This is a predicted structure of a 95-nucleotide RNA (Guanidine-I riboswitch aptamer) from uncultured Hydrogenophaga sp.
[in-house]
RNA sequence: GUGCACUAGGGUUCCGGCUGCUUGAUUGGCAGUGCCUGGUCCGAGAGUGAACCGGCCUCAUCGAAGGUUCCACGGAGGGAUAAAAGCCCGGGAGA
Numbered sequence: 001g002u003g004c005a006c007u008a009g010g011g012u013u014c015c016g017g018c019u020g021c022u023u024g025a026u027u028g029g030c031a032g033u034g035c036c037u038g039g040u041c042c043g044a045g046a047g048u049g050a051a052c053c054g055g056c057c058u059c060a061u062c063g064a065a066g067g068u069u070c071c072a073c074g075g076a077g078g079g080a081u082a083a084a085a086g087c088c089c090g091g092g093a094g095a
Stems, first nucleotide, its partner, number of pairs: 001052002004049003009042002014039002016036001017033006054069005059063001071091001073094001077089003
């Protein structure tokens, strides 16, 4: 550096929950509600894991081997999706 899995976090298309209306009905339908702990879903440069690529080092063995690979404060605004976000613009502006 790359993709993958996951987490903090995030909302509300779908499922479920709750409320109302309707219904003979606990079934079904419609509407609302994320200020519903949920399932699906989105998800980190400055979070985690393993793998691979690259750099560097080591060697009676030169390899599909072993080892190593730091630091990291940060708006406002805009964008995507159903929607939001630690997502993307962006290790951006700035400090």

Its mean pLDDT, the model's own confidence on a scale to 100, is 87. Taxonomically the source falls in Hydrogenophaga (Bacteria, Pseudomonadota, Burkholderiales, Comamonadaceae).